[in-house]
RNA sequence: GAUGCCGUGAAGGGUGAUCGCUGGUUUAAUCAACUGGAGGAAAGUCCGGGCGCCAAAGGGUAAAGGUGCAGGCUAACGGCCUGUCAGGGCAACCUGAAGGAAAGUGCCACAGAGAAUAGACCGCCGCAGACUUUCGGGCGAGCGGCAAGGGUGAAACGGUGCGGUAAGAGCGCACCGCAUCUUUGGAGACAAAGAUGGCACGGUAAACCCCACCUGGCGCAAGACAGGAGCUAUCAUAACAGACCCCUUGGAUAGCUUCGAUUCGAUUCGCGUGAGGUUCUGGGCGACCAGAAUCCCAGAUGAAUGAUCACCAUUACAGAACCCGGCUUACGUCACGGCAUCGCCU
Numbered sequence: 001g002a003u004g005c006c007g008u009g010a011a012g013g014g015u016g017a018u019c020g021c022u023g024g025u026u027u028a029a030u031c032a033a034c035u036g037g038a039g040g041a042a043a044g045u046c047c048g049g050g051c052g053c054c055a056a057a058g059g060g061u062a063a064a065g066g067u068g069c070a071g072g073c074u075a076a077c078g079g080c081c082u083g084u085c086a087g088g089g090c091a092a093c094c095u096g097a098a099g100g101a102a103a104g105u106g107c108c109a110c111a112g113a114g115a116a117u118a119g120a121c122c123g124c125c126g127c128a129g130a131c132u133u134u135c136g137g138g139c140g141a142g143c144g145g146c147a148a149g150g151g152u153g154a155a156a157c158g159g160u161g162c163g164g165u166a167a168g169a170g171c172g173c174a175c176c177g178c179a180u181c182u183u184u185g186g187a188g189a190c191a192a193a194g195a196u197g198g199c200a201c202g203g204u205a206a207a208c209c210c211c212a213c214c215u216g217g218c219g220c221a222a223g224a225c226a227g228g229a230g231c232u233a234u235c236a237u238a239a240c241a242g243a244c245c246c247c248u249u250g251g252a253u254a255g256c257u258u259c260g261a262u263u264c265g266a267u268u269c270g271c272g273u274g275a276g277g278u279u280c281u282g283g284g285c286g287a288c289c290a291g292a293a294u295c296c297c298a299g300a301u302g303a304a305u306g307a308u309c310a311c312c313a314u315u316a317c318a319g320a321a322c323c324c325g326g327c328u329u330a331c332g333u334c335a336c337g338g339c340a341u342c343g344c345c346u
Base pairs, nucleotide, nucleotide: 001342002341003340004339005338006337007336008335009334010333013312014311015310016309017308018307019306021037022036023035024034025033039317043328044327046326047325048324049323050322051219052218053217054216056248058247059245060244064215065214066213067212068211069083070082071081072080073079084098085096086095087094088093099210100209104208105207106204107203108202121150122149123146124145125144126143127142131138132137158176159175160174161173162172163171177199178197179196180195181194182193183192184191185190223269224268227259228258229257230256231255232254233253234252235251240250241249276295277294278293279292280291281290282289283288
């Protein structure tokens, strides 16, 4: 210097003026004054919860669904962090739907001889009738042996090499691979080393299935106020109560008393103080945790944050509707930091 990889921040606005919208404070009320007013994804509605209501949301089992290497973080998760293994990449790094194929069932099209305890198309080797011959040979019906070579295929029943054989084959040997066992390191997933064994019946579970763990339903158009409690009488005490079983529990009508509430369906509440933000200190490789200080940071309901002018300026994707923690998708500009590879110079 070039090309890549990873991370962080800002983030189509800022300043000033004029007019306008809306929440809050203030006011009897209005005005005035002061003060706040869309995003990193607000999108998707894919996960997890907070919150709300439900007598079956009580206990057990089943069904259905979800997750799936190890150890941690978190309110929790299918998320995140750190590792292990596998794949891709020269590498920095990226991705993983990463338990089980010896519990069982299924599937592997086409091509190919043959696709799981398979197989002979082209071939290799042995014996070789008939025919032929320049008597050196040539040819090879048939029978037997082989699966090492070639071909087909995504994949061919371990791989490479040496020996051996008529030709071959783990047939034997060496190394690799595989299986079993042992030792060492690691909490663990796993890794390394050694010994024994010629050892083989492949792949596929985002196929059914098996195993382990987890899960109530409906949802802000949820819901609250709109009812609670007590007494008396009559009836019921069976059925039913969102699979099934066991246990527990439970009702209807009428009258009276008492406590509360009431704009009768509302321009009410729910409606924003939160697993909250920021800064600092300590612990941890990290995700995060603990402590201290400080701040309040949108609440509309046909849906508020707009218009004009001037200067500066780096852009796209794009507007809250109960609220958070994630994931995924969309997108362009600027700045900063670290790492890898290649080239050149010193």
The RNA shown here (Bacterial RNase P class A) has 346 nucleotides and comes from uncultured Candidatus Hydrogenedens sp. The model forms 94% of the base pairs in the Rfam consensus. Rfam family: Bacterial RNase P class A. The family's RNA type in Rfam is ribozyme. The sequence was found by an Rfam model in a public genome assembly. Its mean pLDDT, the model's own confidence on a scale to 100, is 77.